[in-house]
RNA sequence: AAAGCACGCUAGGGGUGCCUGAAAAAGGCUGAGAUUAACCCUCGAACCUGAACCGGUUAGUACCGGCGUAGGAAAGCAGACAUUUUCAGCU
Numbered sequence: 001a002a003a004g005c006a007c008g009c010u011a012g013g014g015g016u017g018c019c020u021g022a023a024a025a026a027g028g029c030u031g032a033g034a035u036u037a038a039c040c041c042u043c044g045a046a047c048c049u050g051a052a053c054c055g056g057u058u059a060g061u062a063c064c065g066g067c068g069u070a071g072g073a074a075a076g077c078a079g080a081c082a083u084u085u086u087c088a089g090c091u
Stems, first nucleotide, its partner, number of pairs: 001085003008077003011042004017029004047072003053066004
């Protein structure tokens, strides 16, 4: 000097399902979050598409595995300690 980075600032992205019930109300399940004003996420498994997918499993969503090195998906600023790399000087 550079890289990367915690915290921070600003901006942005996303989902809202399943079961009981004729329906509504109400209740129950999972989850960070089930419209809460909170929660999660921002270069990638937040989230969407394929998908009313396939196998297992469950009251059912959920969950586990596959699909999946699939196709998409929202970022800039600033930046401490420690770390790594490079350069220079000294011994």